Model confidence (mean pLDDT): 89 of 100. Predicted 3D model of a 328-nucleotide part of an RNA (large-subunit ribosomal RNA, domain IV) from Pseudovibrio axinellae. It matches the Rfam family "Bacterial large subunit ribosomal RNA". Gene Ontology terms of the family: structural constituent of ribosome and ribosome. It was read from a public genome assembly. Taxonomically the source falls in Pseudovibrio (Bacteria, Pseudomonadati, Alphaproteobacteria, Stappiaceae).
Context: one part of a larger RNA
RNA sequence: CUGUGCUGAAGGAACUCGGCAAAUUGCUCCCGUAAGUUCGCGAGAAGGGAGCCCAAUAUGAAGGCAACUUUGUAUUGGGGGCACAGAAUAGGGGGUUGCGACUGUUUAUCAAAAACACAGGGCUCUGCGAAGCCGCAAGGCGACGUAUAGGGUCUGACGCCUGCCCGGUGCUGGAAGGUUAAGAGGAGUUGUGCAAGCAGCGAAUUGAAGCCCCAGUAAACGGCGGCCGUAACUAUAACGGUCCUAAGGUAGCGAAAUUCCUUGUCGGGUAAGUUCCGACCUGCACGAAUGGCGUAACGACUUCCCCGCUGUCUCCAGCACAGACUCA
Numbered sequence: 001c002u003g004u005g006c007u008g009a010a011g012g013a014a015c016u017c018g019g020c021a022a023a024u025u026g027c028u029c030c031c032g033u034a035a036g037u038u039c040g041c042g043a044g045a046a047g048g049g050a051g052c053c054c055a056a057u058a059u060g061a062a063g064g065c066a067a068c069u070u071u072g073u074a075u076u077g078g079g080g081g082c083a084c085a086g087a088a089u090a091g092g093g094g095g096u097u098g099c100g101a102c103u104g105u106u107u108a109u110c111a112a113a114a115a116c117a118c119a120g121g122g123c124u125c126u127g128c129g130a131a132g133c134c135g136c137a138a139g140g141c142g143a144c145g146u147a148u149a150g151g152g153u154c155u156g157a158c159g160c161c162u163g164c165c166c167g168g169u170g171c172u173g174g175a176a177g178g179u180u181a182a183g184a185g186g187a188g189u190u191g192u193g194c195a196a197g198c199a200g201c202g203a204a205u206u207g208a209a210g211c212c213c214c215a216g217u218a219a220a221c222g223g224c225g226g227c228c229g230u231a232a233c234u235a236u237a238a239c240g241g242u243c244c245u246a247a248g249g250u251a252g253c254g255a256a257a258u259u260c261c262u263u264g265u266c267g268g269g270u271a272a273g274u275u276c277c278g279a280c281c282u283g284c285a286c287g288a289a290u291g292g293c294g295u296a297a298c299g300a301c302u303u304c305c306c307c308g309c310u311g312u313c314u315c316c317a318g319c320a321c322a323g324a325c326u327c328a
Base pairs, nucleotide, nucleotide: 001323002322003321004320005319006318007317008316010314011313014312019309027051028050029049030048031047036041038157052079053078054077055076056075057074058073059072060071061070062069063068080084092307093306094305095304098301099299100298104116105115120155121154122153123152124151125150126149132141133140134139158294159293160292161291163224164223165222168221169220170217171216172215173214174213177212178211179210183206184205188201189200190199191198192197225243226242227241228240229239252286253283264280265279266278267277268276
């Protein structure tokens, strides 16, 4: 000096990206316990007290015919120790935000999460030799199931809700019409032949699906404007004009896991706060099942704050063990 442990004056997070690590707490009984809430919970909330030994009294339980034996509980009085859950084992707590409802699952070997799954919700396909999938096929799964079933896809408990657009793309429907392949059709025409014929080319007409076309459909893929003016202070614009669009973003939320300008502005917390919480709305570039907004409970998730606690730190020191190092 390194590793693993132990201890530490005064201070107590000043350390640091961040209390990382360590310390605190820890058991049983009694008392006591807030907001919120889906009334289950939250909750071991929080916060207090007691605990060893001896004696007396009261009162249980088990066994026994009985004498009695074993084992509890409560009250009172007393005793000893530095220390009585005497060792070991053995929750630190509270407030707050975001995300995900939850228990679960995951990158075997750098990620456990807000990712996946989930119960619940929707759309859609499928009438059974089902759809879908595997296979060249036979055949098989689906299923010894039958629409309260099975497949695909999106969303993701629960509560309140889920607005407008079908122009584009997709899907579904449409006995008309247009286009359209082979085929059918043969007006005509070419070669050859004396001819019959043989061999070609070939217009009109006819000919599916598809496409065009016409509708429907957004919990299908997706999309959801600009400029100018206007109120008796100013400012702002309920109001008006105009251009464009398929339609111009409704409710709710909003500097947000989304805000560039930005450490926005105001309020709170601090002596001091680019973080945090509450507001505002000027949303560069939220927004309604690529779900919107809330939400008790839950989380080895995440933000910020507080109490307790500490060698994280001010600022390091000592001890033990194992190395390193020196000598043998």